[in-house]
Record summary
The RNA shown here (transfer RNA) has 86 nucleotides and comes from an uncultured Bacilli bacterium. It matches the Rfam family "tRNA". Rfam classes the family as a transfer RNA. It was read from a public genome assembly.
RNA sequence: GCCCAAGUGGCGGAAUAGGUAGACGCACAGGACUUAAAAUCCUGCGAGCUUAAUCACUCGUGCCGGUUCAAGUCCGGCCUUGGGCA
Numbered sequence: 001g002c003c004c005a006a007g008u009g010g011c012g013g014a015a016u017a018g019g020u021a022g023a024c025g026c027a028c029a030g031g032a033c034u035u036a037a038a039a040u041c042c043u044g045c046g047a048g049c050u051u052a053a054u055c056a057c058u059c060g061u062g063c064c065g066g067u068u069c070a071a072g073u074c075c076g077g078c079c080u081u082g083g084g085c086a
Base pairs, nucleotide, nucleotide: 001085002084003083004082005081006080007079010026011025012024019069028044029043030042031041032040046059047058048057062078063077064076065075066074
């Protein structure tokens, strides 16, 4: 230099012939149980804005663009990591 693969919450990891995002698990928080703990069960758990608190709203798949009514998914460029060739 060329080719291939991967990049999604705090972490692991789903969603791939485009269809309205985060399943499932771990961790964490609150509660139940207990004399107390562990285990178990229930609920919650991206960010911003707003609120007394919620709701609602907006944004969010490495970064920047493009195509499309609609993009994690398709196209272009770049970055990072891993592998291969020279």